[in-house]
RNA sequence: GCGGAUAUAGCUCAGCGGUAGAGCACUUGCUUGCCAAGCAAGGGGUCGUGGGUUCGAAUCCCAUUAUCCGCU
Numbered sequence: 001g002c003g004g005a006u007a008u009a010g011c012u013c014a015g016c017g018g019u020a021g022a023g024c025a026c027u028u029g030c031u032u033g034c035c036a037a038g039c040a041a042g043g044g045g046u047c048g049u050g051g052g053u054u055c056g057a058a059u060c061c062c063a064u065u066a067u068c069c070g071c072u
Stems, first nucleotide, its partner, number of pairs: 001071007010024004018055001026042005048064005
């Protein structure tokens, strides 16, 4: 230099054009002598960044950044 993969909640990951979800974690309550476990409820997201297409984009297109892999 060229090609590819990944980027979404604190963490690990879903979500292939129509209101962003799960598990764990966190908060509150119940339960318990206390903790843990269990049960119920709840909070938390500019979807890496900037543009474009579209009535509508996490999703399609272009550029770009970071990390990883390969080729030269």
Record summary:
Model confidence (mean pLDDT): 83 of 100. A computed fold for a 72-nucleotide RNA from Petrotoga sibirica, annotated as transfer RNA. The organism belongs to Petrotoga, within Bacteria. Its Rfam family is "tRNA". Gene Ontology term of the family: triplet codon-amino acid adaptor activity.